[in-house]
RNA sequence: UGCCGGACGCCGCCGAGUCGCCCUCCCCCGGAGAGCGAGCCGGGGACCCACCGCAGCACCGGGGUGAAUCCCGCACCGAGCCCAGCUCGGCGCGAGUAGGGCGCCUUCCCGCCCGAACCCGUCAGCUAACUCGGUAGGCGGCAGCGGAAGAACGG
Numbered sequence: 001u002g003c004c005g006g007a008c009g010c011c012g013c014c015g016a017g018u019c020g021c022c023c024u025c026c027c028c029c030g031g032a033g034a035g036c037g038a039g040c041c042g043g044g045g046a047c048c049c050a051c052c053g054c055a056g057c058a059c060c061g062g063g064g065u066g067a068a069u070c071c072c073g074c075a076c077c078g079a080g081c082c083c084a085g086c087u088c089g090g091c092g093c094g095a096g097u098a099g100g101g102c103g104c105c106u107u108c109c110c111g112c113c114c115g116a117a118c119c120c121g122u123c124a125g126c127u128a129a130c131u132c133g134g135u136a137g138g139c140g141g142c143a144g145c146g147g148a149a150g151a152a153c154g155g
Base pairs, nucleotide, nucleotide: 010141011140012139013138014137018038019037020036021035023033024032025031026030039135040134041133042132043131044130049125061123062120063119064118065117070096072094073093074092076090077089078088079087080086081085099114100113101112102111103110105150106149107148108147109146
């Protein structure tokens, strides 16, 4: 000097997931555990409204948090049929899409991403009063880390 990794501080990102108080214990100026509030978030839960009527076919639950839905194509598996094909379901992959996020004050342009996962357990429309829960987790950074306009601050 370069590269890689770690820790702390600070500055940011997704997300409701932030702030204050207090008790007990311990290897005691730190750590662990149990709680109480404020703020934020979610579920259940009336009147009214909605749904609730009749007939046929197919399938077999339904619901919640979340942006995370939906369609098409290909390959494989299972089942059915009028069987060299078609239909349904499952799984994997590809390319899209409703929708969502970021570019460190805001907006526009432009650009770059996500489009998951989990939970309830046969049960729930909305919903005042009421009632029950959550307050996690995961990432990035010292760079000429976009352009324009407008603010703000400083000189």

About this RNA:
c-di-AMP riboswitch aptamer (ydaO/yuaA leader) from Goekera deserti, 155 nucleotides, folded computationally. Its mean pLDDT, the model's own confidence on a scale to 100, is 77. The sequence was found by an Rfam model in a public genome assembly. It matches the Rfam family "c-di-AMP riboswitch aptamer (ydaO/yuaA leader)". Rfam links the family to the GO terms cyclic-di-AMP binding and regulation of gene expression.